[in-house]
RNA sequence: GCUCCCAUAGCUCAAUCGGAUAGAGCGUAGCCCUCCGGAGGCUGAAAUGAAGGUUCGAGUCCUUCUGGGAGCA
Numbered sequence: 001g002c003u004c005c006c007a008u009a010g011c012u013c014a015a016u017c018g019g020a021u022a023g024a025g026c027g028u029a030g031c032c033c034u035c036c037g038g039a040g041g042c043u044g045a046a047a048u049g050a051a052g053g054u055u056c057g058a059g060u061c062c063u064u065c066u067g068g069g070a071g072c073a
Base pairs, nucleotide, nucleotide: 001072002071003070004069005068006067007066010026011025012024013023019056028044029043030042031041032040049065050064051063052062053061
């Protein structure tokens, strides 16, 4: 330098052919329970790497950029 792959909650992962409110586990906050809580129960907060484009509708498709990985030279 060229080609390919990946990027979603704090972490690890889902999300069907583009379609209903983007879910789960762990973690975390509050409350309950308890002699105590790091155990148990209930409730909540929290995410689509960035900018454009296509579409009635984009996490999903297209372009550029950013970061990571692999291969070739």

Transfer RNA from bacterium (Candidatus Gribaldobacteria) CG10_big_fil_rev_8_21_14_0_10_41_12, 73 nucleotides, folded computationally. It was read from a public genome assembly. Its Rfam family is "tRNA". By type it is a transfer RNA. Lineage of the source: Bacteria > Bacteria candidate phyla > Candidatus Gribaldobacteria.